[in-house]
Notes
Model confidence (mean pLDDT): 85 of 100. The part of an RNA shown here (large-subunit ribosomal RNA, domain VI) has 253 nucleotides and comes from a Planctomycetota bacterium. The full RNA is in RNAcentral, with records from ENA. Lineage of the source: Bacteria > Pseudomonadati > Planctomycetota. Its Rfam family is "Bacterial large subunit ribosomal RNA". Rfam links the family to the GO terms structural constituent of ribosome and ribosome.

Context: one part of a larger RNA
RNA sequence: CGUAGGAUUCUUGAGGAAAAACAACCCUAGUACGAGAGGAUUGGGUUGUACGUACCCCUGGUGUUCCAGUUGUGCUGCUAAGCACACCGCUGGGUAGCUAUGUACGGACAGGAUAAACGCUGAAAGCAUCUAAGCGUGAAGCCUCUUCCAAGACUUAGAAUCCCUAUGAGACUCCUGGUAGACCACCAGGUCGAUAGGCCGGAUGUGUAAGCUCAGUAAUGAGUCAGCUUACCGGUCCUAAUCAGUCCAUCGA
Numbered sequence: 001c002g003u004a005g006g007a008u009u010c011u012u013g014a015g016g017a018a019a020a021a022c023a024a025c026c027c028u029a030g031u032a033c034g035a036g037a038g039g040a041u042u043g044g045g046u047u048g049u050a051c052g053u054a055c056c057c058c059u060g061g062u063g064u065u066c067c068a069g070u071u072g073u074g075c076u077g078c079u080a081a082g083c084a085c086a087c088c089g090c091u092g093g094g095u096a097g098c099u100a101u102g103u104a105c106g107g108a109c110a111g112g113a114u115a116a117a118c119g120c121u122g123a124a125a126g127c128a129u130c131u132a133a134g135c136g137u138g139a140a141g142c143c144u145c146u147u148c149c150a151a152g153a154c155u156u157a158g159a160a161u162c163c164c165u166a167u168g169a170g171a172c173u174c175c176u177g178g179u180a181g182a183c184c185a186c187c188a189g190g191u192c193g194a195u196a197g198g199c200c201g202g203a204u205g206u207g208u209a210a211g212c213u214c215a216g217u218a219a220u221g222a223g224u225c226a227g228c229u230u231a232c233c234g235g236u237c238c239u240a241a242u243c244a245g246u247c248c249a250u251c252g253a
Stems, first nucleotide, its partner, number of pairs: 001152001005163007015149004021049007033038001051106005059100004066093005071086006110144003117137004164252001170247004174190005195240003198236005205228002212223004
């Protein structure tokens, strides 16, 4: 831009894409078959491999924005306490997020037409013959069935609701952001407000802060699940989403 006004919500499905797997074991059954050795078709069940999709409750990884320990040097006058640099200095843990080796699920069931193959009826050809007319069975394959996208499906589909016409519905710009994201877009919001930050509370992590007192000659220990705590969960208008601008409809062929 189109779908002959604008908007919200819900559908149909032309068409397209994906998927489709395999193995072992148990029962049928040591049965049929076979002198024996051996050893099924079929039907049912269980488990697994690889693959795929989703997710982070569990197990782990990462987690240079969290906590603690610790080495060297320098600095804050010194002690203590800290800071800077040294691969995040090193080490031990770790929230959110992202993840697999973790978790959950999937391939189903069924129908139709067939291939090879197997048949029924049956002539040409008094017989025979699955075929010439006719009618069946039959595969992981084909078309459906399953999942996803889908009306820009140009013969442009359907349903419901709302709104507007100059006092203007609605959209955009702009701003706060993330369940989104290269940009755009999308989504949540913009004071009639919890969108982000801050603050408060909680969770989580770390592991018992500093100071002081006490004990000990001292190192150190106790008072102390303390102190601190990122991305998590809530609350709260303190801060910032202010103010404003642009486009658009002759009730719409």